Record summary: The RNA shown here (transfer RNA) has 73 nucleotides and comes from a Candidatus Aenigmatarchaeota archaeon. The coordinates come from a structure-prediction model, not an experiment, and the mean pLDDT is 81. The RNAcentral record of the sequence draws on ENA.
[in-house]
RNA sequence: GCCCCGGUAGCUCAGUUGGUAGAGCGGCUGAAUUGCGAGCAGUAGGUCGCGAGUUCAAAUCUCGCCCGGGGCU
Numbered sequence: 001g002c003c004c005c006g007g008u009a010g011c012u013c014a015g016u017u018g019g020u021a022g023a024g025c026g027g028c029u030g031a032a033u034u035g036c037g038a039g040c041a042g043u044a045g046g047u048c049g050c051g052a053g054u055u056c057a058a059a060u061c062u063c064g065c066c067c068g069g070g071g072c073u
Base pairs, nucleotide, nucleotide: 001072002071003070004069005068006067007066010025011024012023013022019056027043028042029041030040049065050064051063052062053061
């Protein structure tokens, strides 16, 4: 330098036939308990790496850039 994969909630990830983003764990609150934990009920939390383009509409398609992993020379 070139090619491939990945970047989504605090963490691990799902969601790619374009239609307004989810799970588990964790956090907070409540009930319960003499108290704590587990379990139960509820709740908050995300410019979907950054910018631009296409589109009525983009996490998803296109282009550039950044970061991580792997491969080739």